[in-house]
Annotation
Model confidence (mean pLDDT): 78 of 100. c-di-GMP-I riboswitch aptamer from Candidatus Acetocimmeria pyornia, 91 nucleotides, folded computationally. NCBI's taxonomy places the organism under Bacteria, Bacillota, Clostridia, Eubacteriales, Candidatus Acetocimmeria. Its Rfam family is "c-di-GMP-I riboswitch aptamer". From the family's description: GEMM was predicted in a large-scale screen for bacterial structured RNA regulatory elements. The sequence was found by an Rfam model in a public genome assembly.

RNA sequence: GCAUUAAUCCGGCAAACCUGUCGAAAGGCAGGGGCGCGAAGCCACAGGGCCUACGGCCGUGUCGAUUGGCCAGGGCAGCCGAGUUACAACA
Numbered sequence: 001g002c003a004u005u006a007a008u009c010c011g012g013c014a015a016a017c018c019u020g021u022c023g024a025a026a027g028g029c030a031g032g033g034g035c036g037c038g039a040a041g042c043c044a045c046a047g048g049g050c051c052u053a054c055g056g057c058c059g060u061g062u063c064g065a066u067u068g069g070c071c072a073g074g075g076c077a078g079c080c081g082a083g084u085u086a087c088a089a090c091a
Base pairs, nucleotide, nucleotide: 005089012037013036017032018031019030020029021028022027035078041084042083047080048079049076050075051074055071056070057069058068059067
């Protein structure tokens, strides 16, 4: 220096839920809060997977309403995984 490793130390992040806010929704942001996490840091134009349907298309229908199905261009990095960066330290 590299790889591995969460035992120890130093720490870091922040699930569900609640409040406010943005959004059609999924979900995001902020505060509180801790389930967990050695990358639970970054990255959605490696690749898969999952969620939502404003809008569009098709159908139902008394062709009006309602309602069913399909499609991300919208999301999820705390789903797997690729890439990339980083602190600490026994062995």